Molecule: c-di-GMP-I-GGC riboswitch aptamer
Organism: Solirubrobacterales bacterium
RNA sequence: GGUGCCAGAGGCAAACCACCCGCGAGGGUGGGACGCAAAGCCACGGUCCUCGACACGCACGAGGAAGCCGGGCUGCCACCG
Numbered sequence: 001g002g003u004g005c006c007a008g009a010g011g012c013a014a015a016c017c018a019c020c021c022g023c024g025a026g027g028g029u030g031g032g033a034c035g036c037a038a039a040g041c042c043a044c045g046g047u048c049c050u051c052g053a054c055a056c057g058c059a060c061g062a063g064g065a066a067g068c069c070g071g072g073c074u075g076c077c078a079c080c081g
Stems, first nucleotide, its partner, number of pairs: 001080004011036002016031006034067001040073003044070003047065006
């Protein structure tokens, strides 16, 4: 530097449940594991979702999703060079 078939130290944690926050999408903490080689971080492009307003057009405003795709930044292990 490349790759992620196999393995795996260490790691994350869907659904669901409890409590808390939010009008809501959804978020936080704890329990819990369906899965994950970036399921670490960033809403930049696409996409989806929510609330509001509306001239009713996916056009506007404010938000949410990184475990939907692309992109950017960082990083563990194994293998190859």